[in-house]
Context: one part of a larger RNA
RNA sequence: UUGCUCGUAAACCAUCUGUAAGUUGCUUUUUAGGUCCGACGUCAAAUCCCAGGACUUAACCCACCCUAGAUAGGCGGUGGAAACUAUCAAACUUGAGUACGGUAGGGGUAGAGGAAAUUUUCGAUGGAGAGAUAAAAUGCGUAGAGAUCAGAAAGAACACUAACAACGAAAACACUAUGCUAGGCCGACAUUGACACUGAGUGACAAAAGUUGGGGGAGCGAAUGGGAUUAGAUACCCCAAUAGUUCUAGCCAUAAAUGAUGGAUACUAUGUGUUAUGCAUAUCGACCCGUGUAAUGCUAUAGCUAAUGCGUUAAGUAUCCUGCCUAAGGAGUACAUUCACAAGAAUGAAAUUC
Repeated sequence: UUGCUCGUAAACCAUCUGUAAGUUGCUUUUUAGGUCCGACGUCAAAUCCCAGGACUUAACCCACCCUAGAUAGGCGGUGGAAACUAUCAAACUUGAGUACGGUAGGGGUAGAGGAAAUUUUCGAUGGAGAGAUAAAAUGCGUAGAGAUCAGAAAGAACACUAACAACGAAAACACUAUGCUAGGCCGACAUUGACACUGAGUGACAAAAGUUGGGGGAGCGAAUGGGAUUAGAUACCCCAAUAGUUCUAGCCAUAAAUGAUGGAUACUAUGUGUUAUGCAUAUCGACCCGUGUAAUGCUAUAGCUAAUGCGUUAAGUAUCCUGCCUAAGGAGUACAUUCACAAGAAUGAAAUUC
């Protein structure tokens, strides 16, 4: 080393791209690096193994001593083998692309347009409360509130449809139409001919909060002030209200960033929904019935699992590649380095204790 694991016990990077690297379809050749076979050389002596002898003894055995020998294995060159791997050359189409015909979608982005609600404001009517709460008070109102009607402005979010529905790598994504743009799926079968998978570093993107400059600021609302409650109340409840929430250009790089489940490929019972699309059938037409592919749910056999459960969307059976874990605390802390405007992020111990 063969031979530990990672849904929930420690452990899958938030996600994707892709360099090195590892792994890699089918057929026929070339070569002989790996691999396999033969003989040779070498691996000091002693030791180990083995044969004989000597020593000793009445005799046998063991040990010590003397002499001779040998296997496996390593290394080196040498002669061969050619299945596998590698290499050379050529070919193939199933993997993977490209093109073609369709198709669904809150995929992205840009500038337009819209209606309801809310708040403010102007005017009118009207004249004492209104609002809040378990109950109140603070706060608002005769300087005319609240209520009702009409006009104007502003900012943010888009009711119903709406679904265990869609789409996207994830984060995310929903008023309407338009421009630009990316990906998927289905179908035919044209074309390239292994161009593939994973992926250390790297790069890109990345909710909310936070941060810098400039706009904007309706509602909500950390902090803060006040009113209550209470023994107290730095809270829960109420009245206000700043940052923020919004836009633009940057930064930050973290989340229970979750399916707590890395990616790819192949195989392994059913039953029943949904989404997209094809075939077949039927019809005036749309359904129904049957069937294929891709996606998304439920149920369940075998199998797996400590159990819970998973179960063709595997946590089953196998192969390839990456990441990570090794008792609990100390601690995601200290120190150090890198990054960041900062806040902090990344990498990341030990002593002592049990």